[in-house]
TPP riboswitch aptamer (THI element) from Allobosea vaviloviae, 103 nucleotides, folded computationally. Lineage of the source: Bacteria > Pseudomonadati > Pseudomonadota > Alphaproteobacteria > Allobosea. It matches the Rfam family "TPP riboswitch aptamer (THI element)". From the family's description: Vitamin B(1) in its active form thiamin pyrophosphate (TPP) is an essential coenzyme that is synthesised by coupling of pyrimidine and thiazole moieties in bacteria. The prediction has a mean pLDDT of 77. RNAcentral holds the sequence, with entries from Ribocentre.
RNA sequence: GCUCGUUCCGAGGGGUGCUCGCAAGAGCUGAGAUGGCCUGAUGGCCGAACCCAUCGAACCUGAUCCGGGUCAUGCCGGCGGAGGGACUGGAACGCGGCGCCGG
Repeated sequence: GCUCGUUCCGAGGGGUGCUCGCAAGAGCUGAGAUGGCCUGAUGGCCGAACCCAUCGAACCUGAUCCGGGUCAUGCCGGCGGAGGGACUGGAACGCGGCGCCGG
């Protein structure tokens, strides 16, 4: 000097479902099922925690899909490494790696 890993900061991407209940709240899966504002409504905006970032299964599409199971639901498996998907700046640390220079 380059590179790798971890953590932190900044910037980027993402989802927030199902059941019972008037509601409050409780239960299921999950990393995450959330707070506020606006709208006649669908919905939109801002935020929180969490996850993901090309070595990309975070997430979206197919999908009002198929099989199983469940009170019910992407609940599990298939679909499927199918199509898309955000290309990332800085700092610290590392008896991590490689190279170079000097003594």